[in-house]
RNA sequence: GCGGAUGGCCGGACGGCCGCACCCCGGCGGGGUGAGGAAAGUCCGGACUCCAUGAGGCGACGGUGCCGGGUAACGCCCGGCCGGGGAAACCCGAGGGAAAGCGCCGCAGAAAACAGACCGCCCGGCCCGCGGGCCGGGCAAGGGUGAAACGGUGGAGUAAGAGCCCACCGCGGGGCUGGCAACAGCACCGGCACGGCAAGCCCCACCGGGAGCAAUGCCGAAUAGGGGCCUCACGCGGGUCACGGCCCGCAGGGACGCUUCAGCCCGAGGCCCGGGUUGGCAGCACGACCCCGCCAGCAAUGACGGGGCAAGAUGAAUGGCCGUCCGGGGGCGGCAAUCGCGGCCCUCGACAGAAUCCGGCUUACAGGCCGUCCGCGCAC
RNA sequence: CGGGCCGUGGCGCAGCUUGGUAGCGCGUCCGUCUGGGGGACGGAAGGUCGUGAGUUCGAAUCUCGCCGGCCCGA
Numbered sequence: 001g002c003g004g005a006u007g008g009c010c011g012g013a014c015g016g017c018c019g020c021a022c023c024c025c026g027g028c029g030g031g032g033u034g035a036g037g038a039a040a041g042u043c044c045g046g047a048c049u050c051c052a053u054g055a056g057g058c059g060a061c062g063g064u065g066c067c068g069g070g071u072a073a074c075g076c077c078c079g080g081c082c083g084g085g086g087a088a089a090c091c092c093g094a095g096g097g098a099a100a101g102c103g104c105c106g107c108a109g110a111a112a113a114c115a116g117a118c119c120g121c122c123c124g125g126c127c128c129g130c131g132g133g134c135c136g137g138g139c140a141a142g143g144g145u146g147a148a149a150c151g152g153u154g155g156a157g158u159a160a161g162a163g164c165c166c167a168c169c170g171c172g173g174g175g176c177u178g179g180c181a182a183c184a185g186c187a188c189c190g191g192c193a194c195g196g197c198a199a200g201c202c203c204c205a206c207c208g209g210g211a212g213c214a215a216u217g218c219c220g221a222a223u224a225g226g227g228g229c230c231u232c233a234c235g236c237g238g239g240u241c242a243c244g245g246c247c248c249g250c251a252g253g254g255a256c257g258c259u260u261c262a263g264c265c266c267g268a269g270g271c272c273c274g275g276g277u278u279g280g281c282a283g284c285a286c287g288a289c290c291c292c293g294c295c296a297g298c299a300a301u302g303a304c305g306g307g308g309c310a311a312g313a314u315g316a317a318u319g320g321c322c323g324u325c326c327g328g329g330g331g332c333g334g335c336a337a338u339c340g341c342g343g344c345c346c347u348c349g350a351c352a353g354a355a356u357c358c359g360g361c362u363u364a365c366a367g368g369c370c371g372u373c374c375g376c377g378c379a380c
Numbered sequence: 381c382g383g384g385c386c387g388u389g390g391c392g393c394a395g396c397u398u399g400g401u402a403g404c405g406c407g408u409c410c411g412u413c414u415g416g417g418g419g420a421c422g423g424a425a426g427g428u429c430g431u432g433a434g435u436u437c438g439a440a441u442c443u444c445g446c447c448g449g450c451c452c453g454a
Stems, first nucleotide, its partner, number of pairs: 001376010012325007020034006036351001040362002043360005048212004053262006061208005066080005081095001082093004096203002101201002103197003118143002120139008151169005171190003175186004216282004226273007235250006252266003289308005295302002326349007334341002381453007390406004400437001408424006430446005
């Protein structure tokens, strides 16, 4: 210098004039604050509010899935292990279980789970006598098909072959060592043998009640806790009675998926007329908050100390104009002569706006800056 | 704010559950029948399965991200 990888930051600034929302003081004036890293998607986890009756047991449904740590929690983050990609730095992993069971592997191929002989190889016999053909036996090493063929390479052995035997790899078994662990390494033994798919159903471990600030609460409002009609239902006993009905006990039924106990509730449906409600206030921003320092830790993060309060709208506030600067691109020409400096003109400045609030993930983003690592080349 | 469904030839729809072939109707083009039209019969063309990535030997189908449309509740 170039190429690659990766982490972080900014993403406009200042001034003037006019115009806005909230809060505070004062009385019509002054002061303070005023969108984001994603405010987005609504993919996750919560805080908070209300509801389901509470407790126990079982079930359904859903989610996560190596180990350890962080966190209020998570499907997130950090560190590590293993596997894959890459020359490397790095990147990706939906990463438990295939002897618990069921299911799938089309076409091709002889054969797709414990299967099988298409082309072939070898031995013996017969025919032909140039190829070759038939019968019997042996083989699965070679070739073909396929994504995948019941271990791989090499050797020895054999009629030809085969883990038949041997070495190494691989696989299985228990043992030792290191590590909290996932795992790694070592030596030994071995009948030399036990395909894939679980982002197929499933099994295992762990987690999970439902709604959501349009939650919820208060105020206000109503000839009005409104009026009329119709249908169905009203078990047993006792008391009362105006014999319409009411009260008590039992039974029965109900709200949860099932069940046990306890507590709570017990009329149902339809049509017509008619009043009010579309409003105000709270919730509403002091938070698992932000910034700085220091300590612990590989890190995520946490403790301690100090400082700070930074939108709260509700048809929805931040806008318009002017000037300057800054940044990118292009053109002109000057200085320098490695780098680069400065002048003039033109043009451009991304993705995009809160609505209960946080912690993450994902997606979108013109341009600029800083750092670290890997590789290649060159100079000193 | 919350929930559900859909996207496949020019148009309207199947296929997805249980992954191995992209089909039906209408339309278009060609041919035959008719004096001609309509119609009937026969044949043909036409599809990145919204989009990107992933799982798998193989994806319209299974999984995830993104884009667009419809419906419901509040």

Overview
Predicted 3D model of RNase P RNA and transfer RNA as a complex of 454 nucleotides. It holds a member of the Rfam family "Bacterial RNase P class A". Rfam classes the family as a ribozyme.